[in-house]
A computed fold for a 1446-nucleotide RNA from an uncultured bacterium, annotated as small-subunit ribosomal RNA. RNAcentral holds the sequence, with entries from Greengenes. Model confidence (mean pLDDT): 82 of 100.
RNA sequence: ACGCUGGCGGCGUGCCUAACACAUGCAAGUCGAACGGGGUUAGGGGGGUUCGCCCCCCUGACUCAGUGGCGGACGGGUGAGUAACGCGUGAACAAUCUGCCUUUUGCUGGGGGAUAACUGCUAGAAAUAGCAGCUAAUACCGCAUAUGACCACAGCACCGCAUGGUGCCGGGGUGAAAGAGUUUGUAUCGGCAAAAGAUGAGUUUGCGUCCCAUUAGUUAGUUGGUGAGGUAACGGCCCACCAAGACUGCGAUGGGUAACCGACCUGAGAGGGUAAUCGGUCACACUGGAACUGAGAUACGGACCAGACUCCUACGGGAGGCAGCAGUGGGGAAUAUUGGGCAAUGGAGGCAACUCUGACCCAGCAACGCCGCGUGAAGGAUGAAGGUCUUCGGAUUGUAAACUUCUGUUGUAAGGGAAGAAAAAAAUGACGGUACCUUACUAGAAAGCACCGGCAAACUAUGUGCCAGCAGCCGCGGUAAUACAUAGGGUGCAAGCGUUAUCCGGAAUCACUGGGCGUAAAGAGAGCGUAGGCGGUUUGUUAAGUUGAGUGUGAAAUCCUUGGGCUUAACUCAAGAAUUGCACUUGAUACUGGCAAACUAGAGUGUUGGAGAGGUAAGUGGAAUUCCUAGUGUAGCGGUAAAAUGCGUAGAUAUUAGGAAGAACAUCGGAGGCGAAGGCGGCUUACUGGACAACAACUGACGCUGAGGUUCGAAAGCGUGGGGAUCAAACAGGAUUAGAUACCCUGGUAGUCCACGCCCUAAACGAUGGAUACUAAAUGUGGGACAGUCAACUGUUCCGUAUUGAAGCAAACGCGAUAAGUAUCCCGCCUGGGUAGUACGUUCGCAAGAAUGAAACUCAAAGGAAUUGACGGGACCCCGCACAAGCAGCGGAGCAUGUGGUUUAAUUCGUCGCAACGCGAAGAACCUUACCAAGGUUUGACAUGUUAGUGCAUAGUAUAGAAAUGUAUGAAUUUGCAGUUUACUGCAACACUUUCACAGAUGGUGCAUGGUUGUCGUCAGCUCGUGUCGUGAGAUGUUGGGUUAAGUCCCGCAACGAGCGCAACCCCUGUAUUUAGUUGCCAGCAUUUAGUUGGGCACUCUAAAUAGACUGCCAUAGAUAAUAUGGAGGAAGAUGGGGAUGACGUCAAAUCAUCAUGCCUCUUACACCUUGGGCUACACACGCGCUACAAUGGGCGAAACAAAGAGAUGCAAGAUAGUAAUAUGGAGCAAAACUCAUAAAAUCGCCCCCAAUUCAGAUUGUGGGCUGCAACCCGCCCACAUGAAGUCGGAGUUGCUAGUAAUCGCGGAUCAGCACGCCGCGGUGAAUGCGUUCUCGGGGUUUGUACACACCGCCCGUCAAGGCAUGGGAGUUGGGGGGACCCGAAGUCGGUGAGUUAACCUGCGCAAGCAGGAGGCAACCGCCUAAGGUAAAACCAAUGACUGGG
Repeated sequence: ACGCUGGCGGCGUGCCUAACACAUGCAAGUCGAACGGGGUUAGGGGGGUUCGCCCCCCUGACUCAGUGGCGGACGGGUGAGUAACGCGUGAACAAUCUGCCUUUUGCUGGGGGAUAACUGCUAGAAAUAGCAGCUAAUACCGCAUAUGACCACAGCACCGCAUGGUGCCGGGGUGAAAGAGUUUGUAUCGGCAAAAGAUGAGUUUGCGUCCCAUUAGUUAGUUGGUGAGGUAACGGCCCACCAAGACUGCGAUGGGUAACCGACCUGAGAGGGUAAUCGGUCACACUGGAACUGAGAUACGGACCAGACUCCUACGGGAGGCAGCAGUGGGGAAUAUUGGGCAAUGGAGGCAACUCUGACCCAGCAACGCCGCGUGAAGGAUGAAGGUCUUCGGAUUGUAAACUUCUGUUGUAAGGGAAGAAAAAAAUGACGGUACCUUACUAGAAAGCACCGGCAAACUAUGUGCCAGCAGCCGCGGUAAUACAUAGGGUGCAAGCGUUAUCCGGAAUCACUGGGCGUAAAGAGAGCGUAGGCGGUUUGUUAAGUUGAGUGUGAAAUCCUUGGGCUUAACUCAAGAAUUGCACUUGAUACUGGCAAACUAGAGUGUUGGAGAGGUAAGUGGAAUUCCUAGUGUAGCGGUAAAAUGCGUAGAUAUUAGGAAGAACAUCGGAGGCGAAGGCGGCUUACUGGACAACAACUGACGCUGAGGUUCGAAAGCGUGGGGAUCAAACAGGAUUAGAUACCCUGGUAGUCCACGCCCUAAACGAUGGAUACUAAAUGUGGGACAGUCAACUGUUCCGUAUUGAAGCAAACGCGAUAAGUAUCCCGCCUGGGUAGUACGUUCGCAAGAAUGAAACUCAAAGGAAUUGACGGGACCCCGCACAAGCAGCGGAGCAUGUGGUUUAAUUCGUCGCAACGCGAAGAACCUUACCAAGGUUUGACAUGUUAGUGCAUAGUAUAGAAAUGUAUGAAUUUGCAGUUUACUGCAACACUUUCACAGAUGGUGCAUGGUUGUCGUCAGCUCGUGUCGUGAGAUGUUGGGUUAAGUCCCGCAACGAGCGCAACCCCUGUAUUUAGUUGCCAGCAUUUAGUUGGGCACUCUAAAUAGACUGCCAUAGAUAAUAUGGAGGAAGAUGGGGAUGACGUCAAAUCAUCAUGCCUCUUACACCUUGGGCUACACACGCGCUACAAUGGGCGAAACAAAGAGAUGCAAGAUAGUAAUAUGGAGCAAAACUCAUAAAAUCGCCCCCAAUUCAGAUUGUGGGCUGCAACCCGCCCACAUGAAGUCGGAGUUGCUAGUAAUCGCGGAUCAGCACGCCGCGGUGAAUGCGUUCUCGGGGUUUGUACACACCGCCCGUCAAGGCAUGGGAGUUGGGGGGACCCGAAGUCGGUGAGUUAACCUGCGCAAGCAGGAGGCAACCGCCUAAGGUAAAACCAAUGACUGGG
């Protein structure tokens, strides 16, 4: 300031913006005791008179303009300018002035001439002006007199601070004055000279006083001197001459911004910010300039000039200045009354009375701030009503209200009523009948605002549905929002509450107090060295720093402490303390500094010695490459993953010999050496720098660091001239590729090399500046010295270079005597990310470019180190029908089935990678059924309760209809108990009609849910407690060595244990024993067609119990372990085979249509009933299957061997009929008994002879059968006929490791009927497995990571469209400042002054006056100079087609 709200009082405060423009009124006047006059009036006198009155004089009062005096330079306002002696603080003036005031001394004599006012005339619209005339003074001017004043001079004395100052004496010169007044008094007030004080002012000076270096050089009156001028006074203040200085990295000059301070806000302090009110200083007064007057001004309400603006005008000219108080317009988010009074305080004038005073005192307006008070207090539970929430029970609002009893602050009314007033008295109060006091009256008239997700005190409901909205930060809102809006409740403050803005704090986040630079931002690429900073030991001296004491100052107010006054407080008064500062005086001397003297441990010199790719130059060597010549030799060479371009029959490559050229120096050679860094590598020579060791002779602190400066500085690049073998940017060709301006190949030019000159940058890195000192050890290695008699070797020591590591440090990683440890000194650098090392400017460069180096805008992060996961076309180990090795398939055909799509009135819905698609559905003709069409019903097809009524309804019959249903008729007939008992009444049950609650929904949301399920995965994992380690996230355990199907087990180990998983326990199966012996079985006996019967329970079998297998035994391997391999025995051998069993979790996986369920939606319909239709459609696409394509087969015939099941609305035998489906009929069986029920493949025999067939069977026709109200849409089966595609299936893909695959049949659930599907059962019965490189999936360890919705991640750049800020840009426009030149107002100063002129002087004149002089004035000239003009340059800002990046 804004929004909402608003009871009272006190004390304060109130244009922060336009120093923008101002209407109107007021804000500085006063003095008649300085002066003359005008007007009015009273008294007196006189005159005139038209009797109204008029004129004159005297006296008095009042008043007006003018002359004159004082004031107007104060008070009041504002902050534009100013970065300055402007301000603050301290000092100086021997370089100064000072009205009024105080004190002291003295004087106040005598003259003169004018002039306003006024009168007359004139000009003008006005403002105003001119001419003539009259007049006064405390106005003006001479003269006299004059001190200790001033000036020059002579002498003496004293003093100081450099110039110098002071005092005394002498004579000389210069300079004064004013009166008024009365009660008549040497009252009073004035005047003049001089001195002193006080006050005020002026000047000088030490120190302090914002930002920018992308402002580095500035300056000619500039710096100084001499002389003159000027000023109150010093001074280049001004002028003439002379000299060439002055300021500056301790920041000049320039640019930007700004009044300064006491203080105020904040802070623990140090600091940081601010410059309102109050107080001190400065500056300004429309803008600019220059002066006058005056004690004082360069003057807010004075004058002059110029300019802009406004106003008046008769167009000729004039007037004005609110940044005084009010007020107006304007600007703005925003700031008050055109108020009262001089009563108080203060000021001006006056002798005074008094006048003036928008200073001031008051009042008004504003919650703008601070402080105080109130809006009631006590009691009061049926915890009222209402509101809100609710699990409907209640909870909460809430003692809150009502109600009862009080009180009366404020309020209203009435009565009383101040202080502020001082001086001897009187008079004098704006505020104000105010404060205050008393009485009366009524709880009556007085509460809001913000917030309630976390930070941060305070929670629910409804509405809304990423909408509307919120938000200071994180972030809320996509249908269950404690975050939006509203309500209830709550929290916090309270006449206020919130918001916004600004400042400090928190922020140690600019670090003086008090930070950092290996990886987070940050060590300059390296040296030398200037200024500067810092600096070894001893003594003396000094006293600058340092420190003690004292003095002056540090205004008042403020802050603090203690008291006092207003009822309290705010406020205010008094005293104290404080003011941390500056200056001076006087002490101290440890440390630092200065000076002097000395020392040797730092530093340097010297002597001796060895080490080294240190540097520069010259010379020289061999190997290799390429080229040339010649020989031998023949068809290729070369190159690559593979090729091609290329070379080669004109003879290559290869090989031999000879030659040429340039460049680089293998082995030695080494995290070895040298160098300041960059860097340095064949050998020899010359010149040359540095380091190291030993010695201790010399110097005697000579040192360290180092802003600027300067030198060096890889590679690439540039210039000039050489050189050019190799290699090789650019370029060309060949490949690769979707493309390939790349990687690969063949060529190849600059360049690579040398000389000279530039460039000056690198991940120039140890990402670690230099120096010095100190602080455990251990192990290498290079150079030197000493000792051990010493070669090896060992020890000691110095200088380098490495690795590990203690303490310590560190965010961690890590560093650790070569520190990133402990300290000192100096330099450089950093302060969120992006923009950006970019732009602009400047410097350097031939250029390329380098150095310096921003901002707008934008984000809430960017970053470091480490952790756990996930991921990797990273590494290692391991597993799985994962691959491989095999077998059979799918993908091609026909059919069946599911899905998509399409279609439809409807083709109900769900499911969609693996993990949807013969899935929900273990069975859609009606039903199912959820879909569609049509017809109906509305308390409903179904549940519970309820109001009222009736005692029926119903069955049956007829009729309409597709049915539901409707209409008509309507048999039999209510039940129980009680009262009463003839009948009837009441209650209960039942049924119907009716009313109200409610029912109902396969309607929505699987992303609101429960439950259930899938999947990773039967993969071996997932965790916990305690302990330990880590600042922490976390780690350890669970990692390691082995082993396993297994986190299975063993060993080791800062771990020790435990849990969920694994395994085992359960079921089936394989062996045996025991028990039992019917419906099962039959060895022996008897019997029969037949285990049929007697008999038996040995066997098979059945079904219960038990045994058995545990790496138990042996051998070998292994660590003597776990375990592995082999073996024995055994029915079975290493979890025997199979099943059930699915850890923590993942996928917002699936399901609201199994069920349950929150919320939402529908309620004569999204509910319910019925008939018919649909879910069965069909160009097409996909998935799971069936049947085949045939001879390992098909057909015909004969004839074997199962297991597991089912059966009463059932399975159904034998028998009969039919070619058959099936029918008739019905024994037996609720089942080890009867039935379904013939198993099939296999086996044996015959036919077929490789073909679209005696393969295959789709499709279609005809005739039948079965189920069922009903087979048209839309079932299954039988017979006859028909006889399609198909001859083994592209890319790709599935299953399976043994009683498995493959193949063969059988059964069951669902079910009236419908099975190629699903779930089970047995029969026959293989092949292959080298192995783990690869594919997929999984487990473990490790590594990298900028990923964490975690690679289906993250993320880069162009382009497109829109927006924002910004750079360049032909230019254009504006602004402020400076310089140059021209012109030049007013004005000061100077000159001239022939014009003009009262006083004074001189002369003349009786006088009037005249003449001259002195002096003044006008006018003119000159210097300076504001404004103005001209041209040019620089700077700042705005804008600009187009353009650049962000």